Model confidence (mean pLDDT): 88 of 100.
This is a predicted structure of an 82-nucleotide RNA (c-di-GMP-I riboswitch aptamer) from a Candidatus Omnitrophota bacterium.
NCBI's taxonomy places the organism under Bacteria, Pseudomonadati, Candidatus Omnitrophota.
The sequence is in RNAcentral, with records from Ribocentre.
RNA sequence: UACUGACAAAGGCAAACUAGCAGCAAUGCUGGGGCGCAAAGCGACAGUCCCGAGGUAAAACUCGGGAGGCUGCGUUACCAAA
Numbered sequence: 001u002a003c004u005g006a007c008a009a010a011g012g013c014a015a016a017c018u019a020g021c022a023g024c025a026a027u028g029c030u031g032g033g034g035c036g037c038a039a040a041g042c043g044a045c046a047g048u049c050c051c052g053a054g055g056u057a058a059a060a061c062u063c064g065g066g067a068g069g070c071u072g073c074g075u076u077a078c079c080a081a082a
């Protein structure tokens, strides 16, 4: 350094729910709150799912938006037992 991740240490993030705000919506932000997380830090490139519109007999499909705590991938990072 890489791989790996403990009845280790110091810390970190923050689900559901809730109050307010923004949005047609999905959902996001801030405060409270902790289900959990060794990348639950960052990135919408690929897949997937969600929302809106078009489209169709119905679909497929197309466009726009969202989810990184859905998966992959990329990238950065604390500590160190086996």
Base pairs, nucleotide, nucleotide: 004080005079012037013036017032018031019030020029021028022027035069041075042074043073045072046071047070048067049066050065051064052063053062054061